[in-house]
Context: one part of a larger RNA
RNA sequence: CGCAGGAGACUUGAGGAAGGCUGUCCCUAGUACGAGAGGACCGGGACGGACGAACCUCUGGUGUGCCAGUUGUCCCGCCAGGGGCACCGCUGGUUAGCCACGUUCGGAAGGGAUAACCGCUGAAAGCAUCUAAGCGGGAAGCUCGUUCCAAGAUGAGGUCUCCCACCCCUCGUGGGUUAAGGCCCCCAGCUAGACCACUGGGUUGAUAGGCCGGAAGUGGAAGCACCGCAAGGUGUGUGAGCUGACCGGUACUAAUAGGCCGAGGA
Numbered sequence: 001c002g003c004a005g006g007a008g009a010c011u012u013g014a015g016g017a018a019g020g021c022u023g024u025c026c027c028u029a030g031u032a033c034g035a036g037a038g039g040a041c042c043g044g045g046a047c048g049g050a051c052g053a054a055c056c057u058c059u060g061g062u063g064u065g066c067c068a069g070u071u072g073u074c075c076c077g078c079c080a081g082g083g084g085c086a087c088c089g090c091u092g093g094u095u096a097g098c099c100a101c102g103u104u105c106g107g108a109a110g111g112g113a114u115a116a117c118c119g120c121u122g123a124a125a126g127c128a129u130c131u132a133a134g135c136g137g138g139a140a141g142c143u144c145g146u147u148c149c150a151a152g153a154u155g156a157g158g159u160c161u162c163c164c165a166c167c168c169c170u171c172g173u174g175g176g177u178u179a180a181g182g183c184c185c186c187c188a189g190c191u192a193g194a195c196c197a198c199u200g201g202g203u204u205g206a207u208a209g210g211c212c213g214g215a216a217g218u219g220g221a222a223g224c225a226c227c228g229c230a231a232g233g234u235g236u237g238u239g240a241g242c243u244g245a246c247c248g249g250u251a252c253u254a255a256u257a258g259g260c261c262g263a264g265g266a
Base pairs, nucleotide, nucleotide: 001152005163006162007161008160009159010158011157015149016148017147018146021049022048023047024046025045026044027043033038051106052105053104054103055102059100060099061098062097066093067092068091069090070089071086072085073084074083075082076081110144111143112142117137118136119135120134164265166176167175168174181261182260183259184258185202186201187200188199189198207254208253209252210250211249212248213247214246216243217242218241223236224235225234226233227232
């Protein structure tokens, strides 16, 4: 821009894409078969490999503004307690998120038409012949079936709901004010994301931050008291203190104020 009024939702599916793998063992059955050795078709079941998708309950990894321990040095006048730097200084743990080494699931079943091939009936050609007329069976392959995209499918589809038939004009069809609605703008997003878009929210508000409570993590803060010559230990406090992303609540802070577009149905 189009889809002959303008909007908001929900859809149909022409068409396209993806997927499509495979092993071992058990039962049938030591049966059929075979002198024996050996050893099935058909059918049923179990467990795997590789590949793929989703997810984070478990296990594990990461977790650079979480907690603790600790070395050197500089600083906060000193002690105590802290801060900076040294790969996040190093070390031990670790929430969320993201992940695999983790978990769950998938390949199908089934229908149709077929290939090689196997047949029925059957002439030409009194026989024979799956073929010439006709009719069956038959693949991991084809097609439908499963998943995803999808009406620019210009053949532009469908359903529901909302808004109305305004004003001006040198009438080409232009201009203007609006409706439903949309956008700008603003606050956010771990349901989204390079930007854009998308999603949620904008005081008639829990969108983010802060604060409060919880979960979870770390593992017993500082101060004071007591014990010890001291390093240190114990109590206060039978899990203390601190705490990122998680869960719930709470208008304290920021989403203020406002602007623009948008039909009149050839």